RNAcentral holds the sequence, with entries from MGnify. This is a predicted structure of a 138-nucleotide RNA (FMN riboswitch aptamer (RFN element)) from uncultured Eisenbergiella sp. Its mean pLDDT, the model's own confidence on a scale to 100, is 76.
[in-house]
RNA sequence: UUCUUCAGGGUUGGGUGUAAUUCCCUACCGGCGGUGAUACCGUAGGCAUAUGCCUCUACGGGUGAGUCCGCGACCCGCCAUCGGCGGCUGAUCCGGUUGGAAUCCGGAACCGACAGUACAGUCUGGAUGGAAGAAGAA
Numbered sequence: 001u002u003c004u005u006c007a008g009g010g011u012u013g014g015g016u017g018u019a020a021u022u023c024c025c026u027a028c029c030g031g032c033g034g035u036g037a038u039a040c041c042g043u044a045g046g047c048a049u050a051u052g053c054c055u056c057u058a059c060g061g062g063u064g065a066g067u068c069c070g071c072g073a074c075c076c077g078c079c080a081u082c083g084g085c086g087g088c089u090g091a092u093c094c095g096g097u098u099g100g101a102a103u104c105c106g107g108a109a110c111c112g113a114c115a116g117u118a119c120a121g122u123c124u125g126g127a128u129g130g131a132a133g134a135a136g137a138a
Stems, first nucleotide, its partner, number of pairs: 001138006013025003027122002029112002031071004040061005045054003066110002075087005092108005114125003
């Protein structure tokens, strides 16, 4: 560089109503990459020796975020043949452990494109689409 494959989850139970998986109570869900953890595994080392235990002593591998950083998607604008460029882009605190955590543990919160429809993160649709990226092959 080219090609191939993969790449998003979720309305339980009740209330009101002519009508709501859309309202109210409750329930449920969490894309991709990054990120001073010792989650954890292996080897060496030490101790004990029955399988074991210890250690940040060293080396190698390696896990962890919806709301921290960046990105994708959606949406908007311009140019336009594919498409390209630009814009927009939600939400978190407290306590604990630690040398170090907005990622772990505990607690309490909060957030979620567009179109349709009784007002939708969860239904239907654009979408058998696109894509951050992941893996593999040449």